A computed fold for a 350-nucleotide part of an RNA from an uncultured bacterium, annotated as small-subunit ribosomal RNA, central domain. It matches the Rfam family "Bacterial small subunit ribosomal RNA". The RNAcentral record of the full RNA draws on ENA, Greengenes and SILVA.
Context: one part of a larger RNA
RNA sequence: CUGGGCGUAAAGCGCGUGCAGGCGGCUGGGUAGGUUGGACGUGAAAGCUCCUGGCUCAACUGGGAGAGGUCGUUCAAAACCGCCCGGCUUGAGGGUGGAAGAGGGGAGCGGAAUUCCCGGUGUAGUGGUGGAAUGCGUAGAGAUCGGGAGGAACACCUGUGGCGAAAGCGGCUCCCUGGUCCGCGCCUGACGCUAAGCCGCGAAAGCGUGGGGAGCGAACGGGAUUAGAUACCCCGGUAGUCCACGCUGUAAACGAUGGAUGCUAGGUGUGGGUGGUAUUGACCCCAUCCGUGCCGUAGCUAACGCGUUAAGCAUCCCGCCUGGGGACUACGGCCGCAAGGUUAAAACUC
Numbered sequence: 001c002u003g004g005g006c007g008u009a010a011a012g013c014g015c016g017u018g019c020a021g022g023c024g025g026c027u028g029g030g031u032a033g034g035u036u037g038g039a040c041g042u043g044a045a046a047g048c049u050c051c052u053g054g055c056u057c058a059a060c061u062g063g064g065a066g067a068g069g070u071c072g073u074u075c076a077a078a079a080c081c082g083c084c085c086g087g088c089u090u091g092a093g094g095g096u097g098g099a100a101g102a103g104g105g106g107a108g109c110g111g112a113a114u115u116c117c118c119g120g121u122g123u124a125g126u127g128g129u130g131g132a133a134u135g136c137g138u139a140g141a142g143a144u145c146g147g148g149a150g151g152a153a154c155a156c157c158u159g160u161g162g163c164g165a166a167a168g169c170g171g172c173u174c175c176c177u178g179g180u181c182c183g184c185g186c187c188u189g190a191c192g193c194u195a196a197g198c199c200g201c202g203a204a205a206g207c208g209u210g211g212g213g214a215g216c217g218a219a220c221g222g223g224a225u226u227a228g229a230u231a232c233c234c235c236g237g238u239a240g241u242c243c244a245c246g247c248u249g250u251a252a253a254c255g256a257u258g259g260a261u262g263c264u265a266g267g268u269g270u271g272g273g274u275g276g277u278a279u280u281g282a283c284c285c286c287a288u289c290c291g292u293g294c295c296g297u298a299g300c301u302a303a304c305g306c307g308u309u310a311a312g313c314a315u316c317c318c319g320c321c322u323g324g325g326g327a328c329u330a331c332g333g334c335c336g337c338a339a340g341g342u343u344a345a346a347a348c349u350c
Stems, first nucleotide, its partner, number of pairs: 003322004007304002012318001014201003021194003025088007033081002035077007042069001048066007091191001092188003095184005103177007110154001115149007125136002162169002206247006215241002220236004258317006266295011299306002323350003332343004
């Protein structure tokens, strides 16, 4: 270098942006670097193939011929790749008119509930469990009514509904802001795809500084259970959970399925748009584009299953796998305040 693979057997980077690189639409002309063909040169010997000879044969070995190169020079070809010039519009982008949305950031506001505090009524319990006990309560609890404080989360609407690249996003209003879809086909004219490294984002937990702290609640204390009970159950409860700023950079970060493009039966539900039909009108119905589900044809698959949202048929680019354990480890490098992260062996063993 070559092979086979990556939903569940080992294997898709958590996600994105994007430099280099790789790859790249239709068409005309040119060029001749790649490519293809011819000629000439060269391609030592040994080796290889064929013919033939020598050791009784063979191995071995002598002779002859041929093949053999990303090679050089030269001539030619111009389909394809490259390069140069020109054209095109279907890829891509823009314009314009519409549309939906928990997309992101900031500020303000609201009601329900829990807890606590104050006051009223009121009296002997309450709470909790399988049953209890610890706990709370005559210094007046629990219950109930009124008032107040504070933090966190937003019931119903809510939907295999929506939005976002992923992580993720759900009360209401305002401000700032990203992306997407549909109609028109007006403009640019291949401006594209992918993407090592780099850079950015990245749940929860955790860390630093400061704040906040209602409920919940690792650790911890107590009560039970039990042979024990460092648990499951109960009563408490600190970090934390919340906010600001800064770190960490992981996950069953999952569709366990990388991205892009084209092609390949249908049926049915649902979200957004457009056109038609219809009507006084919202609907219904038909067509179409985008999303999101279910079923299913061909095909694929070891099977399960997948099946126009492919795991089907193809092309391009990236990542990754190569028996189990040792080992998401050691050592070293890089990163981190630390916790640790990332890259990643070997001996040995089955």
Model confidence (mean pLDDT): 90 of 100.